[in-house]
Record summary:
A computed fold for a 71-nucleotide RNA from a Minisyncoccota bacterium, annotated as transfer RNA.
RNA sequence: CGGGGUGUGGUAUAACGGCAUUACAUACGCUUCGGGUGCGUAAAAUCCGAGUUCAAUUCUCGGCACCCCGA
Numbered sequence: 001c002g003g004g005g006u007g008u009g010g011u012a013u014a015a016c017g018g019c020a021u022u023a024c025a026u027a028c029g030c031u032u033c034g035g036g037u038g039c040g041u042a043a044a045a046u047c048c049g050a051g052u053u054c055a056a057u058u059c060u061c062g063g064c065a066c067c068c069c070g071a
Stems, first nucleotide, its partner, number of pairs: 001070007010024003018054001026042005047063005
């Protein structure tokens, strides 16, 4: 320098263009003499900008970060 891939709560992950999912973790409550386990509840996310669309995590374009391949 060229090509390809990935980007979603704290972590890991799912999502035909139509309410953003689940697990762990966190907070609170129940359970216990206490802790742990178990159960329930809650908070928390789409990398950034633009476009298409009634509607974008999803499609298009540009940018950024990371990974891979080539030179």

The RNAcentral record of the sequence draws on ENA. Lineage of the source: Bacteria > Bacillati > Minisyncoccota. Its mean pLDDT, the model's own confidence on a scale to 100, is 83. Its Rfam family is "tRNA". It is annotated as a transfer RNA. The same sequence occurs in records of 2 taxa.